TPP riboswitch aptamer (THI element) from Halomonas sp. PA5, 94 nucleotides, folded computationally.
It matches the Rfam family "TPP riboswitch aptamer (THI element)". Its family is annotated with thiamine pyrophosphate binding in the Gene Ontology.
Its mean pLDDT, the model's own confidence on a scale to 100, is 78.

[in-house]
RNA sequence: CUCUUGCGACAGGGGCGCCGACGAAAGCGGCUGAGAAGCACCCUUCGAACCUGACCCGGAUAAUGCCGGCGUAGGGAGUCGCACGGGCCUCCCG
Numbered sequence: 001c002u003c004u005u006g007c008g009a010c011a012g013g014g015g016c017g018c019c020g021a022c023g024a025a026a027g028c029g030g031c032u033g034a035g036a037a038g039c040a041c042c043c044u045u046c047g048a049a050c051c052u053g054a055c056c057c058g059g060a061u062a063a064u065g066c067c068g069g070c071g072u073a074g075g076g077a078g079u080c081g082c083a084c085g086g087g088c089c090u091c092c093c094g
Stems, first nucleotide, its partner, number of pairs: 001087003005083006011044004016038001017031004050075003056069004
């Protein structure tokens, strides 16, 4: 100097659906999920967090991005510091 891993700081990105009862809303409950408005959760280029395609296709379900496909697709938000270790270079001493 550089790389891997871990940790930290600050910064940034993102989603929140389906169903039941009720006149409706709020609230409550059920389903999946990390998260379905949480002082939370997830993700940040080694990037399926999330968005687009998509009012898509197949399957399942009470119903739904519930599961799979699409998907080696197109997009998508980062810098610094510390520690262990690896590699390379240089200098000093013997």